[in-house]
Context: one part of a larger RNA
RNA sequence: GGACGAACGCUGGCGGCGUGCUUAACACAUGCAAGUCGAGCGAGGACAGAUUGGAAGACUUCGGUUGGAAGAUUUGUUCGAGCGGCGGACGGGUGAGUAACGCGUGAGCAAUCUGUCCCAGACAGGGGGAUACCACUUGGAAACAGGUGCUAAUACCGCAUAAGACCACGAAGCGGCAUCGCUUUGAGGUAAAAGAUUUAUCGGUUUGGGGUGAGCUCGCGUCCCAUUAGAUAGUUGGUGAGGUAACGGCCCACCAAGUCGACGAUGGGUAGCCGACCUGAGAGGGUGAUCGGCCACAUUGGAACUGAGACACGGUCCAGACUCCUACGGGAGGCAGCAGUGGGGAAUAUUGGGCAAUGGGCGAAAGCCUGACCCAGCAACGCCGCGUGAAGGAAGAAGGUUUUCGGAUUGUAAACUUCUGUCCUUGGUGACGAACGCAAUGACGGUAACCAAGGAGGAAGCCCCGGCUAACUACGUGCCAGCAGCCGCGGUAAUACGUAGGUGGCAAGCGUUGUCC
Numbered sequence: 001g002g003a004c005g006a007a008c009g010c011u012g013g014c015g016g017c018g019u020g021c022u023u024a025a026c027a028c029a030u031g032c033a034a035g036u037c038g039a040g041c042g043a044g045g046a047c048a049g050a051u052u053g054g055a056a057g058a059c060u061u062c063g064g065u066u067g068g069a070a071g072a073u074u075u076g077u078u079c080g081a082g083c084g085g086c087g088g089a090c091g092g093g094u095g096a097g098u099a100a101c102g103c104g105u106g107a108g109c110a111a112u113c114u115g116u117c118c119c120a121g122a123c124a125g126g127g128g129g130a131u132a133c134c135a136c137u138u139g140g141a142a143a144c145a146g147g148u149g150c151u152a153a154u155a156c157c158g159c160a161u162a163a164g165a166c167c168a169c170g171a172a173g174c175g176g177c178a179u180c181g182c183u184u185u186g187a188g189g190u191a192a193a194a195g196a197u198u199u200a201u202c203g204g205u206u207u208g209g210g211g212u213g214a215g216c217u218c219g220c221g222u223c224c225c226a227u228u229a230g231a232u233a234g235u236u237g238g239u240g241a242g243g244u245a246a247c248g249g250c251c252c253a254c255c256a257a258g259u260c261g262a263c264g265a266u267g268g269g270u271a272g273c274c275g276a277c278c279u280g281a282g283a284g285g286g287u288g289a290u291c292g293g294c295c296a297c298a299u300u301g302g303a304a305c306u307g308a309g310a311c312a313c314g315g316u317c318c319a320g321a322c323u324c325c326u327a328c329g330g331g332a333g334g335c336a337g338c339a340g341u342g343g344g345g346a347a348u349a350u351u352g353g354g355c356a357a358u359g360g361g362c363g364a365a366a367g368c369c370u371g372a373c374c375c376a377g378c379a380a381c382g383c384c385g386c387g388u389g390a391a392g393g394a395a396g397a398a399g400g401u402u403u404u405c406g407g408a409u410u411g412u413a414a415a416c417u418u419c420u421g422u423c424c425u426u427g428g429u430g431a432c433g434a435a436c437g438c439a440a441u442g443a444c445g446g447u448a449a450c451c452a453a454g455g456a457g458g459a460a461g462c463c464c465c466g467g468c469u470a471a472c473u474a475c476g477u478g479c480c481a482g483c484a485g486c487c488g489c490g491g492u493a494a495u496a497c498g499u500a501g502g503u504g505g506c507a508a509g510c511g512u513u514g515u516c517c
Base pairs, nucleotide, nucleotide: 001517002516003515004514006513007512008511009510010509013386014385015384016383017382018381019379020378021344026342027341028340030339031338032337035086036085037084040083041082044079045078046077047076048075049074050073051072052071057066058065059064093297094296095295102222103221104220105219106218107217108216109215112214113213117210118209119208120207121206122205123204125159127157128156134149135148136147137146138145139144165190166189167188169186170185171184172183173182174181175180195202196201223269224268225267230260231259232258235257236256237255238254239253240252242250272294273293274292275291276287277286278285279284299320300319301318302317303316322333323332324331325330350376352375353374354373358372359370360369361368362367389419390418391417392416399410400409401408402407423458424454425453426452427451428450429449433444461506462505463504465502466487467486468485472501473500474499475498476497482489483488
């Protein structure tokens, strides 16, 4: 000198764009953050219409006439539970752990999987038994749990079919990278399916290919300590069996005695990694906030279930700590989602608006949901831009300061004259962002912008002035009070302390502190 997620002191006009718990991965009141589909299903409620139905009542000449309720069926709209499907593995947060194939980079899988999506082929025949909701009932304070009975499905289960798929056994050909891979073929065995509808379509099963995503393996790179030198028994390898989508001591039984290490094993400390960011001429050094990629975690520890995908932040189970409810028997909870509270701290924001846009989930769609996101609020926290007026104006006014008392300086500075209207105030017009055939649709927002009017009016401070280092005098103080980054100032003429005038620097900021180069 540059930089910062900064803080502190003094000061503070506006706008644009960004950024904002670096500390306690501390504890959390409250609200919201993941739902959706009635075009999968049965039952029910409400409303409206239609068809039946005929009560009460009224009139009565007692013959009847009128009247239209309850109920039933059906159609449409709608509501909230339940079964079922898809999504809750994305999106959002945090950096505790991790020195590791975690990350980066480059390869490999002839050792693998992949819902939805795209392309192509083949197919959907015929049956069955349950169960939730519901009704009745039992236990319980509750959470909830149980029993009996009834019913539906794109829920569940057999049977049939099998081009192709899979399994084991053969034959032939081609190829390679060791185990082997691919193609053709023979005869066996095994396994499918679901319908909905407004008739436009949307779905279902199976196979192959693609795409996307994921898993695994390897080369190289990846902080400090040797005042850490030896470490290791599933340890290293083999055979067999198991397990996995898949290779593998991944696991197990047996066998062998190996394996790693001064090219730093093992141990200890510290730390998420990278694209990038800061600095520097570069080499390098430092950092890993925001944004993007990967990883890990979700009160602590462990475990599996479901599923294409999790060993799952707002799922389940067990254990621990903590908080809450309780009828004392037992239960409920998890903000490192968005706001917000307490605490810690030098220190970090609103319990805001909207789904209008972008994107996501579900749905045929309309649409619903979305604290993702888009906006607004707070903060000079940062960067950038603008303003606080412009031109003229010497009697060089007054006042201040100083003085050798002549003056000098503040100083064209002010006053005064003539203007301007950025910002500001008021009024008016008023967007783009909106894309869907038309129409309709904007949270921001009556915002930005434009026009008119008003009026110099409402808008300057901070630090420094001995040398380094741009900028000096007066008074006060008297080794005191104090200053100080280094050298050093102060003990009676202090350009170094304090105040004033003046000067210098930067400017809505200025200075100090901290950290890095």